[in-house]
RNA sequence: GCCAAUGUAGUUUAGUGGUAGAACAACGCUUUCGUAAAGCGUGAACACAAGUUCGAUUCUUGUUAUUGGCU
Numbered sequence: 001g002c003c004a005a006u007g008u009a010g011u012u013u014a015g016u017g018g019u020a021g022a023a024c025a026a027c028g029c030u031u032u033c034g035u036a037a038a039g040c041g042u043g044a045a046c047a048c049a050a051g052u053u054c055g056a057u058u059c060u061u062g063u064u065a066u067u068g069g070c071u
Base pairs, nucleotide, nucleotide: 001070002069003068004067005066006065007064010024011023012022013021018054026042027041028040029039030038047063048062049061050060051059
C1' cells in the first nucleotide's frame, strides 16, 4: 500500500426497515442482631458523518478504531 471482518450499557452479547432486549456488574429496597446468600426494583448503550426511505442499529457511501490476510 491492497483486501476482508468487526464496532450496541462498565463487561459479554441478541436484534435481517416499524417501541433497542438479556446476562453479569453498579445502585436502592426487603429479609438478618449484623454480614454473606436470596428476592424485588432502578438507572445506564446503537463508533462518527452524509445519503435512501413515511420511518435506519439494520440498506448505501465516506471517515475512524481494532483484528486478520496479502505484499